[in-house]
Order: sequence, then C1' cells, then structure tokens
RNA sequence: CCGAUGUAGCUCAGUGGGAGAGCGCCGGGCGCGAGCGCCCGGAGGUCGCGGGUUCGAGUCCCGUCAUCGGAA
Repeated sequence: CCGAUGUAGCUCAGUGGGAGAGCGCCGGGCGCGAGCGCCCGGAGGUCGCGGGUUCGAGUCCCGUCAUCGGAA
C1' cells in the first nucleotide's frame, strides 16, 4: 500500500422497510436408565466507532479502529 472480516456469552445468517438461528443461560412441563433427553416459554443487541446519503441504513458512501491475509 491492497483485500477480507467485525451483528446476543460463543459460532454465524440477514435482497434499503419485521434485528434473527443454532449452542449456551434462566423458568416451567414430561420421560426414565437419575443426570441426561425431549417439549414449551423467557432474558440477553449502541449491528466495532464517527459522520454522510435517504422518507427510511446491519445493508449504500466517506473516515477511523481491531483482527486475518497479500504485495513490497
């Protein structure tokens, strides 16, 4: 200098209009081989950060930070 990535505790989805899944966590129910399985419900988010565009931004644009990779 160039590129990719950054979203829940972890791993990750998300076509400019409803922010989500799996695992984990909390509560309840059922089963039995008795600490595991299944089912239902719930909590948890400045979408890395700051600006811009737009009626509206996780998504588009600019800057910046971090990590990874590449070039030299």

The RNA shown here (transfer RNA) has 72 nucleotides and comes from a Kiloniellales bacterium.
The source organism's lineage runs through Bacteria, Pseudomonadati, Pseudomonadota, Alphaproteobacteria and Rhodospirillales.
Rfam family: tRNA. It is annotated as a transfer RNA.
RNAcentral holds the sequence, with entries from ENA and MGnify.
The coordinates come from a structure-prediction model, not an experiment, and the mean pLDDT is 82.
The same sequence occurs in records of 2 taxa.